[in-house]
RNA sequence: AUCAUCUUCGGGGAUGGAGUUCCCCAUAUAACCGCUUUAAUAAGCUGAUGACUCCUGCGUUUCG
Numbered sequence: 001a002u003c004a005u006c007u008u009c010g011g012g013g014a015u016g017g018a019g020u021u022c023c024c025c026a027u028a029u030a031a032c033c034g035c036u037u038u039a040a041u042a043a044g045c046u047g048a049u050g051a052c053u054c055c056u057g058c059g060u061u062u063c064g
Base pairs, nucleotide, nucleotide: 010025011024012023013022016055017054018053019052020051021050034045035044036043
């Protein structure tokens, strides 16, 4: 100098993607996995965000 192999350059915040930001967990036996009611089952409620913005999907109303 070249080639090959291996490892690393994290994960999460109740339904998708991206940017910004906040918080949490940490090599997984963690952070996280919504709320009300009930002994349990059943039943009921809000939201695609942790928060903001945009896109997609869904829902409501009006007009063409």
The RNA shown here (Fluoride riboswitch aptamer (crcB RNA motif)) has 64 nucleotides and comes from Spirochaetia bacterium UBA5550. NCBI's taxonomy places the organism under Bacteria, Pseudomonadati, Spirochaetota, Spirochaetia. The sequence was found by an Rfam model in a public genome assembly.